[in-house]
Annotation:
Predicted 3D model of a 381-nucleotide RNA (Bacterial RNase P class A) from a marine sediment metagenome. RNAcentral holds the sequence, with entries from MGnify. It matches the Rfam family "Bacterial RNase P class A". Rfam describes the family as follows. Ribonuclease P (RNase P) is a ubiquitous endoribonuclease, found in archaea, bacteria and eukarya as well as chloroplasts and mitochondria.

RNA sequence: AGAUGGCUGGAUGGCUGCCUCGGGGUCCUUGCGGCCUUGGGGAGGAAAGUCCGGGCUCCACGGAAACAGGGUGCCGGGUAACGCCCGGCGGGGGAAACCCUAGGGAAAGUGCCACAGAAAGCAAACCGCCUGAAGUUCGCUUCAGGUAAGGGUGAAAGGGUGCGGUAAGAGCGCACCGCGGUGCCGGCAACGGCACCGGCACGGUAAACCCCACCCGGAGCAAGAUCGAAUAGGGGCGGCAGGUUCGAGCGAUCGGACAGCCAGGUUUCCGCGGCCGCCGCCCGGGUAGAUCGCGCGAGGCGCCCGGCAACGGGCGUCCCAGAUGAAUGGCCAUACAAGCGGGCUAGACCCGCUGGACAGAACCCGGCUUACAGGCCAUCU
Numbered sequence: 001a002g003a004u005g006g007c008u009g010g011a012u013g014g015c016u017g018c019c020u021c022g023g024g025g026u027c028c029u030u031g032c033g034g035c036c037u038u039g040g041g042g043a044g045g046a047a048a049g050u051c052c053g054g055g056c057u058c059c060a061c062g063g064a065a066a067c068a069g070g071g072u073g074c075c076g077g078g079u080a081a082c083g084c085c086c087g088g089c090g091g092g093g094g095a096a097a098c099c100c101u102a103g104g105g106a107a108a109g110u111g112c113c114a115c116a117g118a119a120a121g122c123a124a125a126c127c128g129c130c131u132g133a134a135g136u137u138c139g140c141u142u143c144a145g146g147u148a149a150g151g152g153u154g155a156a157a158g159g160g161u162g163c164g165g166u167a168a169g170a171g172c173g174c175a176c177c178g179c180g181g182u183g184c185c186g187g188c189a190a191c192g193g194c195a196c197c198g199g200c201a202c203g204g205u206a207a208a209c210c211c212c213a214c215c216c217g218g219a220g221c222a223a224g225a226u227c228g229a230a231u232a233g234g235g236g237c238g239g240c241a242g243g244u245u246c247g248a249g250c251g252a253u254c255g256g257a258c259a260g261c262c263a264g265g266u267u268u269c270c271g272c273g274g275c276c277g278c279c280g281c282c283c284g285g286g287u288a289g290a291u292c293g294c295g296c297g298a299g300g301c302g303c304c305c306g307g308c309a310a311c312g313g314g315c316g317u318c319c320c321a322g323a324u325g326a327a328u329g330g331c332c333a334u335a336c337a338a339g340c341g342g343g344c345u346a347g348a349c350c351c352g353c354u355g356g357a358c359a360g361a362a363c364c365c366g367g368c369u370u371a372c373a374g375g376c377c378a379u380c381u
Base pairs, nucleotide, nucleotide: 001381002380003379004378005377006376007375008374011334012333013332014331015330016329018042019041020040021039022038023037024036025035026034027033028031044358048369049368051367052366053365054364055363056220057219058218059217069216070215071214072213073212074088075087076086077085078084089103090101091100092099093098104211105210109209110208111205112204113203126151127150128147129146130145131144132143133142134141135140159177160176161175162174163173164172178200179198180197181196182195183194184193185192186191224292225291226290227289234283235282236281237280238279239278240277243258244257245256246255247254248253264276265275266274267273299318300317301316302315303314304313305312306311336356338354339353340352341351342350343349344347
C1' cells in the first nucleotide's frame, strides 16, 4: 500500500416524564377500577425495501396426476424451506492475497445475426498474389483460370504458431497447441490427468422461441376468533283504558255535552279475527367499540463433542418491547471521539466554541438487498 473476515454503533451520573408487567397500601360505584408507593423490562444491525423462503390463519379442493402459467438451472453438502449459505469444479481478471461468474441443452426443430463488408450459413472473392493468352506509350491494361497466405469490413469470415511444400497458395504434409472421438487412471460428482485415433467436420445467439430436469393452489394479522351497545331495519309475544256531568226511562239501557290519553284508527252494527299505527318486553343478524390472536421461540448466552465449513448433537443457564392516532422522550453535569478558532513554553501541551452515522418495532422467524459518521480486532499478500 492492498485483500479478506468479524465486533461495535456513543459512555457515566442526576432530575423529570411515557408504555408495559408484578408487589404493597388505600378508596369505593367490586371493576383486567381510581389514587399513592415500590420493583422488573422497554428498538435495530439494518426495526428499512417488502425481493425470496417458511410458520400461523382463512378460503378453495376426494387423493394423485396432467394442461396452462410462473420460477430455478455446473457438482456435492447444509437447512423447516429457499432464488439463501458452505465446500469444490469450469471460465474470466489481478504480480499476489484475492475478486467476478444467469455456468443445463445449439449433431430435436424454428427464428435472428443490425451497420459495414465481395461474402453472415446454401459460404464468398473487393484489393492483392500467381499462371496463361492478347494488347502495350514497356509504367502497365484487358480477358480466362488458380488461390484464400497478406490487406480491408465486422462482435463474429469455415482452427492458431512455426517449418516444409508450391507457379502462388492451402491441414496439402509434419511438430506443438486447440478441437472431436475412444480407452485407462484419479475423484461421490462437476471435472481433471495421460495415451491412442481423427486433418478439422460441428460459427454465434436459449436474460429469442423452444427442449430437458426439478419446484409452485389462492389470499393475507385490515388473516382470523370471541363479546357486543346507541340508532335504524327484521322476527315473536303482550297491551292500546275508560272518567265526569245533563236529559229520557221503574229498570236494563239509550241520547247529548265536557274533560282526558305518547294512540288509536279501519273493516256495514257487535264480538273474534285481519290490516295500518302506537307502547312495552324478548330474540336474531350486524355497526361503533372491546378482548383475543400477541410474545417460550426453527429463542438468547456459555461450555464440550462431530464436521475444512455452512451446520448438527449434548449439557448447563436465562426469560428479554408489545404500543394501537400508536410508548421507548426531555433537561443538566462530567469526561471521551471528531471538527473549528486562538495562545506560546511549540507539545503525546493549554484555553474556548461546536458537537455524536444510518435510522426506528407493529403477527413471528430464516435470508437477500439497500443506507450507515467514527472506532476496534484477527488473518493474509